[in-house]
Molecule: Bacterial RNase P class A
Organism: Rhodospirillales bacterium
This record gives sequence, structure tokens and C1' cells, in this order.
RNA sequence: UCAGACGGCCGGACGGCCGCGGCGCGCUCGACGCGUCGAGGAAAGUCCGGGCUCCACGGAAACACGGUGCCGGCUAACGGCCGGCGGGGGCGACCCCAGGGAAAGUGCCACAGAGAGCAGACCGCCAACCGGGCUUCGGCCCGCGGCAAGGGUGAAAGGGUGCGGUAAGAGCGCACCGCGCGACCGGCGACGGAAGCGGCAAGGUAAACCCCACCGGGAGCAAGACCAAAUAGGGAUGGCACUGGCCGGGAAACCGGUCGAAACGCGUUUCCGCGUCGCCAUCCGGGUAGGUCGCGCGAGGCGUCCGGCAACGGGCGUCCCAGAGGAAUGGUCGUCGCCCGCGCGAGCGGGAACAGAACCCGGCUUACAGGCCGUCUGACAUC
Repeated sequence: UCAGACGGCCGGACGGCCGCGGCGCGCUCGACGCGUCGAGGAAAGUCCGGGCUCCACGGAAACACGGUGCCGGCUAACGGCCGGCGGGGGCGACCCCAGGGAAAGUGCCACAGAGAGCAGACCGCCAACCGGGCUUCGGCCCGCGGCAAGGGUGAAAGGGUGCGGUAAGAGCGCACCGCGCGACCGGCGACGGAAGCGGCAAGGUAAACCCCACCGGGAGCAAGACCAAAUAGGGAUGGCACUGGCCGGGAAACCGGUCGAAACGCGUUUCCGCGUCGCCAUCCGGGUAGGUCGCGCGAGGCGUCCGGCAACGGGCGUCCCAGAGGAAUGGUCGUCGCCCGCGCGAGCGGGAACAGAACCCGGCUUACAGGCCGUCUGACAUC
């Protein structure tokens, strides 16, 4: 210098003017004044975990269902994070992994292929044994058969290479490599190393059923708590008025039900229709509208020191930092910065990522113009 890997951070700055929301104070109480605070790294998706609230539940266990799944640690908890282990990729920094169990059982393995799971003769190789035939007596042919070495199919065909061996072959035998078991050693552990033993058996698939271990009550701030109007309806007491028919209870007073002729009210006077069966006052209780709380001091932010490789934990200091309603958190101007275009230049013109709280917190995931910082790797060049 070029090409990369990883981690962290910013997300325009300052000022003027105008405007909006919460809170506090003041007054001349209003559309007032002053002060102060007022979005994010993701406020998003609502995917995990918790706080909080209500409901259910005597305790424990089991079953069912759902989730998680190498080891150790961190945490309130987690499917999160940190540090390791194993496997895979990269020259490397480094990255990726749903990473328990397939010698408990069941299922599945498409197409192709002879054969896909107690393997398999399609092509091919062989003719030693046995039977038959021929013979120039060297053998040849046929049958019964033998063979997993070669070809072919496939994602996958029952270790690989070599030598021996054989009729041809074959872990059939041997050497090396691979594989399995593994005393013992190291490590908290995942796991690593390994004397020795074993001719090789246990193909793959558990984001298929399943087995094992661990975890899990349900619903959510429209949770939930409190105050509580008008109207209608319920109840109690008192006063006044009335006391029709029928039914039931009762000795009666009276109570309950039912009917609607009469009565009263309404529409419009009759007809007709609808409604009421007491009226008034006071009080009580439930619920609705509405209001208040929940609701911002918190697993809190920042700085520093200590422990720890780290995640994280602890001590000390310091700060108070949106909270409402569905609604506020903005606009504009100036100077500077950034990006794009034009221009030799001074400068001119244009542009501003993703998005946006509503019970809160810890994570994950997703979106994001542009920019900054740190550590590290590889190549080339120079000293």
C1' cells in the first nucleotide's frame, strides 16, 4: 500500500424566533407568566424469559401435553450471555453447527438398480470337487455349482492399499492405515492421550414415532383496586289515598298472584289503540357513564476502585431521566459540518437512513443513509 477478520461507538452541532405536552411555583385565575423535563438503538416484530396483578389450587407423586438438549460458569430467569470441548469450512485472523440416545423397539430409505437390510448373481470371473458326454489322452464341452475381485445403478452396495493365497475369489492369512472395545493417565466436566485386545461386527435417518434427563398452573395493565351521577329497575321505612272481580294462604288484620269492566294518562273529540294498578318523601344496596389509582426510585444511569480470562459480581461517589388522552416530543431562520452535481477557484444549486414510547425490565430477531475508533490476519514493497 492492497485485500480481509472481529469488537465497540455515533446517528448532525450551536444559536435566535414561534409552537406543543407533563410537573412545580406565582398572580391580575386566563387560550397567563416563570422555571424545569420531554423518544430509540432499535421505541419495531411480540419470538423467549421475568417482575407485577387477578383467577384456580390441601401436600406430594404419576400420567398426558408443550418446551429445552455437548460441558462448566453467569443471571431474578431464559431457548440469553461468557469461557471451553467436539465436528465442519478458511493459507490465516476467524466463522458455522437442532451438538443427548440408532449394539431398547417400530417405521422409512424416492428414482435408478439383480439386490436398500437376517444383502445381492444383471454383465462378468472360475471349471478344483461331483455327475454326464467327446477325445488325437494334452484336454474340451455340458450340468450341478463356486465367487463380492472387476463393470454397471445409486446419496448410500457389508473397511482401504499391497503381498501371499486360490480353480477363480474372499480378512482366508500377513504388514501398514482405518475402525471397535479399552486397563491406566490427565481434566470439576464435555473430552483428550493410551498399553493391550479384537479380523471388522453396530449403513443412514430421532427438525419420524420413540427412549432418557431437565423445565413448565391459567390469563394478562382492556391485569386489577377505589370513588361514584342521571335514567330505569330492586329493597326498607313513613305519610296520604283507595279498598273492583276471581284464585290461594290466614281466625282476623293482612299478604301473594291474576284479570282489566270501570277509573286515570297519552295520541286527536267519539269509535278504536297503547299504557298504569296506588301516589309522594327519605334512606339503603348492586351495576353503567364518568373520575382517581395502578404509573414511573428502577434486577436504574454515569464515573471510579476491587475480584474474575470473560459473561458478571461487589464497594464508594454522583444523578433523577417522558409518562397522558387515540393525540405532545415540532416548525423555521442563521453559522458550521457531511453527501451529491456543476465550476480551475472563490462559490452556486440540491439532499438528510431506519423509524418513533403507552405497565415495566432482561434477551433474541429484523430494519438502518452515512461515518468514526480499536485489535488482529494474509500478500507485496522498503529499512